[in-house]
Context: one part of a larger RNA
RNA sequence: UUGGGCGUAAAGAGUUCGUAGGUGGUUUGUUAAGUUUGGUGUUAAAUGCAGAGGCUCAACUUCUGUUCGGCAUCGGAUACUGGCAGACUAGAAUGCGGUAGAGGUAAAGGGAAUUCCUGGUGUAGCGGUGAAAUGCGUAGAUAUCAGGAGGAACAUCGGUGGCGUAAGCGCUUUACUGGGCCGUAAUUGACACUGAGGAACGAAAGCCAGGGUAGCAAAUGGGAUUAGAUACCCCAGUAGUCCUGGCCGUAAACGAUGGAUAUUAGGUGUGCGGGGUAUCGACCCCUGCAGUGCCGUAGCUAACGCGUUAAGUAUCCCGCCUGGGGAGUACGCACGCAAGUGUGAAACUC
Numbered sequence: 001u002u003g004g005g006c007g008u009a010a011a012g013a014g015u016u017c018g019u020a021g022g023u024g025g026u027u028u029g030u031u032a033a034g035u036u037u038g039g040u041g042u043u044a045a046a047u048g049c050a051g052a053g054g055c056u057c058a059a060c061u062u063c064u065g066u067u068c069g070g071c072a073u074c075g076g077a078u079a080c081u082g083g084c085a086g087a088c089u090a091g092a093a094u095g096c097g098g099u100a101g102a103g104g105u106a107a108a109g110g111g112a113a114u115u116c117c118u119g120g121u122g123u124a125g126c127g128g129u130g131a132a133a134u135g136c137g138u139a140g141a142u143a144u145c146a147g148g149a150g151g152a153a154c155a156u157c158g159g160u161g162g163c164g165u166a167a168g169c170g171c172u173u174u175a176c177u178g179g180g181c182c183g184u185a186a187u188u189g190a191c192a193c194u195g196a197g198g199a200a201c202g203a204a205a206g207c208c209a210g211g212g213u214a215g216c217a218a219a220u221g222g223g224a225u226u227a228g229a230u231a232c233c234c235c236a237g238u239a240g241u242c243c244u245g246g247c248c249g250u251a252a253a254c255g256a257u258g259g260a261u262a263u264u265a266g267g268u269g270u271g272c273g274g275g276g277u278a279u280c281g282a283c284c285c286c287u288g289c290a291g292u293g294c295c296g297u298a299g300c301u302a303a304c305g306c307g308u309u310a311a312g313u314a315u316c317c318c319g320c321c322u323g324g325g326g327a328g329u330a331c332g333c334a335c336g337c338a339a340g341u342g343u344g345a346a347a348c349u350c
Base pairs, nucleotide, nucleotide: 004321005320006319007304008303012318014201015200016199017198021194022193023192025088026087027086028085029084030083031082033081034080035077036076037075038074039073040072041071042070043069048066049065050064051063052062053061054060091191092188093187094186095184096183097182098181099180103177104176105175106174107173108172109171110154115149116148117147118146119145120144121143125136126135162169163168206247207246208245209244210243211242215241216240220236221235222234223233258317259316260315261314262313263312266295267294268293269292270291274287275286276285299306300305323350324349325348332343333342334341335340
C1' cells in the first nucleotide's frame, strides 16, 4: 500500500465558522478531457516463451515466430463523469405572517439567610464531637428584640421541562441583540455538503494590573485520633472564590457515539406552535411538523446493548487507531509573563 476499524477492547479533534481540495439535484444542446472500440508506429540486441535444427543426449547453441501489456498517434461511439451554453424548482437561501424559551450584553431594582457593628432584655454558660479539647464568654457571650453596614448567591415555581454550536444559561424589570420552530409559497435559481491549513469561542483551577472580601476555603497554625498522622474529625485562617481589563487553552470538555443526506414496524410519556372536529368558549378527541424521554420489530453487535434522536441499510467529506511498558517522556520547533500547552520519538524491556 491492499485490507480492517473508532459507545465500553487502541481509536471522533472541546465546539463552531471557513480557504484550498474532495463530493454534488432535474433537464436540453454541444464538446469529446476521462471512458470505450478499431487501425498504425514503437517497445534495440541478448534473455524469457512456443516450434524446428546442430553438438551421441542434456546443459549449451542456431533459426523462425512472439500474445498480453505500456506509450504515442489517427479514426469511430456518446450511456455515465467532466468542460461550455441554456432552462427548471423538489436542495439551499431570502421575503411575509405567527410563536416558545434560565440564548447573549448592559443598566436599575428586590426579599430571605449568614456574618459584623450599635442599642435594649437577660445570666452563666456557649460551641463542638464517637468522646473530647483547642476556641468564644462575667471587659456580659450563647439566646432574644430593634436599627444599621456589606458581600455573595437567588428557596418555592423547577420538571429524564426549556434555550444555546459547544463551554454553558435560573430573583424581577427595562434597553439593545443572536438563533430556532410553525404557516405561506412571493423572490433568487444549485447559490449545496464536508472541510487539510487558518480563525473565533472555550468549565474549573492558575497568572498579571486595579478594586472588593459576607460566607466558604487550598496553604498555614492549634486541638484531637494514632505506634506515627505532614490525613480523615474539630477550632481558627491566607491566597482564591466576586467585579473590571488582559493572558492561559486544558477537563471523565461524555451520549466516552464527527458532520450532512436518503431510507427502514410500532407503542407510550412530555414541552412548543399549526390544521381539523366539538363547544358560547375552554377541556377532551383526531392529524401532520420540528424537539425531548422510555419500551420495542427487523437488522446490527464479542457481549452489554443500539434500535426513525441507530451502534440498522447506503453515499459523500474530515479527524483518528495499529500490542503493553518506556511516554504524552526526551529532543527540536511554535505559543505563553509563568505554570505549562501543542506537536511528538527512540534505545531498552515483556
Molecule: small-subunit ribosomal RNA, central domain
Organism: uncultured bacterium